RNA sequence: AGCCAAUCAAGAGCGAUGGGGAGAGAGUUGGCUCGAUGAUCCAUCCGGCAACCGAUCUCAUAAGAGCUACGGUGCUAAACCCAACCCUGUAAAGGGAAGGAUUAGUC
Repeated sequence: AGCCAAUCAAGAGCGAUGGGGAGAGAGUUGGCUCGAUGAUCCAUCCGGCAACCGAUCUCAUAAGAGCUACGGUGCUAAACCCAACCCUGUAAAGGGAAGGAUUAGUC
C1' cells in the first nucleotide's frame, strides 16, 4: 500500500519558539474562507479535547457495560467548510452511495 469493521453536524490554543517562503483548506470543478500582520506544511515545548486499542478499578460472569485518562495512537478554523453521484420531494429538505480521515485487525 491492499482488504476488512466501526466512527466522522459534538469537543478542544487563530498558543510559544525555530525552519520554510506561496499558496492552502484530501483529488477534480464551482463556491466560500484562511494566507507576506508569513498561511498550509515540518520540528520542539507547554496546554487542551476525545475515549479507537491496551491497562486499572467496579458491576456482571455468556457476551459485555461503566469509571479513570496510566500507556499506544488520534485530534486541537469553519459539518469531512458547502455542493457536485443516486433515490424521495413542488420546494425547503431528507435518505443512501462514492471518495477521504482516524482507530483496531488482517496481510